[in-house]
Formats: sequence, structure tokens, C1' cells
RNA sequence: UGUCGAAUUUGGCAAACUUGUCGAAAGAUAAGGACGCAAAGCUAUGGGUCUAAGGACAUGGGUCUAUGACUGCCAAGCCGCCAAC
Repeated sequence: UGUCGAAUUUGGCAAACUUGUCGAAAGAUAAGGACGCAAAGCUAUGGGUCUAAGGACAUGGGUCUAUGACUGCCAAGCCGCCAAC
């Protein structure tokens, strides 16, 4: 440096849920809490999914739409610990 992997070591992250705050919502964030994760580290680049304030249409209570969001949905790119080869 590369491959491979979580059997070993140091560890790391933190689902659901609860409370507070922000937001139209999806969701984000802080604290508590652990379902799990060898990238569950970072980036909205591609696909996919979620929401619909505003806008358009329709007027039986709606339909469509991302400039909003999800990296713990799948890929891609970048960075990285340890063991073995």
C1' cells in the first nucleotide's frame, strides 16, 4: 500500500420510545435510552422513498408538483481503527 474479515484488541455509533426546541409537514436537533451496525463515518452525485407550505387544477371535502427531507433504503465518491494474508 492492497485484499479480506469481525474469530481477537482498542474502541465507536445509536433504532424504537420519552421529553424539550425548530419546522406547514416529512423531518432535524439536545438529553435519556439500546434495536442493531465492520463503516450505522462524511458527501444529496445517481436511483428510490417521504412530505406538500407555496403554486396549478377541481370544487364532496380532494388531485398533481420540490425548491423541502431520508446516507440506519440501494449504489457511487472520499476518509478511517484492528487482526490475518

Record summary: Model confidence (mean pLDDT): 85 of 100. This is a predicted structure of an 85-nucleotide RNA (c-di-GMP-I riboswitch aptamer) from a Selenomonadales bacterium. Its Rfam family is "c-di-GMP-I riboswitch aptamer". About the family: GEMM was predicted in a large-scale screen for bacterial structured RNA regulatory elements. The family has 155 seed sequences and 5,092 matches in Rfam 15.1. The sequence was found by an Rfam model in a public genome assembly.